The part of an RNA shown here (large-subunit ribosomal RNA, domain VI) has 252 nucleotides and comes from a Methanomassiliicoccaceae archaeon.
The prediction has a mean pLDDT of 80.

Context: one part of a larger RNA
RNA sequence: UGUAUAGAUGCCUGACGAGAAGGAUCCUUUAGUACGAGAGGAACGGGGAUCCGCUGCCUCUAGUUUAUCAAUUGUCUGGUAAGGCAUUGUUGAGCAGCCACGCAGCAGUGGAUAAGAGCUGAAAGCAUCUAAGCUCGAAGCCACCUUGAAAAAGAGGCAUCGCAGCGCUCGUAAAUGACGAGUUUGAUAGGACCGGGGUGUAAGCAUCGAGGGUUCGCCCGAGGUGUUCAGCCUGUCGGUUACUAAAGUUGU
Numbered sequence: 001u002g003u004a005u006a007g008a009u010g011c012c013u014g015a016c017g018a019g020a021a022g023g024a025u026c027c028u029u030u031a032g033u034a035c036g037a038g039a040g041g042a043a044c045g046g047g048g049a050u051c052c053g054c055u056g057c058c059u060c061u062a063g064u065u066u067a068u069c070a071a072u073u074g075u076c077u078g079g080u081a082a083g084g085c086a087u088u089g090u091u092g093a094g095c096a097g098c099c100a101c102g103c104a105g106c107a108g109u110g111g112a113u114a115a116g117a118g119c120u121g122a123a124a125g126c127a128u129c130u131a132a133g134c135u136c137g138a139a140g141c142c143a144c145c146u147u148g149a150a151a152a153a154g155a156g157g158c159a160u161c162g163c164a165g166c167g168c169u170c171g172u173a174a175a176u177g178a179c180g181a182g183u184u185u186g187a188u189a190g191g192a193c194c195g196g197g198g199u200g201u202a203a204g205c206a207u208c209g210a211g212g213g214u215u216c217g218c219c220c221g222a223g224g225u226g227u228u229c230a231g232c233c234u235g236u237c238g239g240u241u242a243c244u245a246a247a248g249u250u251g252u
Stems, first nucleotide, its partner, number of pairs: 007161006016148004022052008035040001053106005061100001063098002068093005073086005095235001108144004116136004163251004167183005188245003191241005196234004204227005211220003
């Protein structure tokens, strides 16, 4: 753009497509059974486990974690405070996110058949699975499963109805578009507060302190203890709160 010489929203049908979503092995039971003189020795079916493959997820375990917290070396900023640089300086730990080594799931049933096995049965008084007719028969084909799909030109159906776009705040979405939430009749994002989580007990002050100095007043002093499950952080999670920003604008 068409369907459509009306538009919008929501829900469907499913022609035709896509998928491998499953595959294998072992154990056990069937069973020391059927079978077989014995020796030996199954199967159909049932249960369980493992491996490969596929799909999804992050509760647990593990990895990563240049968010973050702590320790520490050299040097610099007047300072023991707080920091810069040195691969993130190095080291220890680490939420969220992403992930596998982690977790969960992944059947067979029916139909039509192939090779093949047969029934009935003539041509050909017999015989013959075939000529008419009929019954079975595979990890293969088709359906059941997941998914796309009205541009399927036979271009489909149902219901309801005045809105739609841009902008702006965003994310369960994302290369750009698109999709989804919200736009003051508001919890959409940020901030604040509370909870949860990470690190591991901040600075300052008080006190103890081996020893050293001293003008005898006291001073210096690695480190320990208390204040202090502190301080700091929270791209993550939950809640509360309009404090900040969601101004506006176009078409019909």
Rfam family: Archaeal large subunit ribosomal RNA. Its family is annotated with structural constituent of ribosome and ribosome in the Gene Ontology.